[in-house]
Overview: Transfer RNA from Azospirillum sp. HJ39, 77 nucleotides, folded computationally. The same sequence occurs in records of 2 taxa. RNAcentral holds the sequence, with entries from ENA. The organism belongs to Azospirillum, within Bacteria. The prediction has a mean pLDDT of 80. Rfam family: tRNA. Rfam links the family to the GO term triplet codon-amino acid adaptor activity. The family's RNA type in Rfam is transfer RNA.

RNA sequence: CGGGGUGUAGCGCAGCUUGGUAGCGCGGCGGUUUUGGGUACCGCAGGUCGCAGGUUCGAACCCUGCCACCCCGACCA
Repeated sequence: CGGGGUGUAGCGCAGCUUGGUAGCGCGGCGGUUUUGGGUACCGCAGGUCGCAGGUUCGAACCCUGCCACCCCGACCA
């Protein structure tokens, strides 16, 4: 320098193909149960979907640019 991949809740990920209410597990908080804890069950909270812009009635999803990380190649030594 070139090519590819990834970026979504505190953590791990799905959702993108086919644009139409942002989800799952763990974790956190509360409740029931228990002498208490754990387990089990019930409920709740938590998101500028990496950043900016564009297309569209409508964008996590399509388009453009940029950023971070990973992989491959080239170059130098």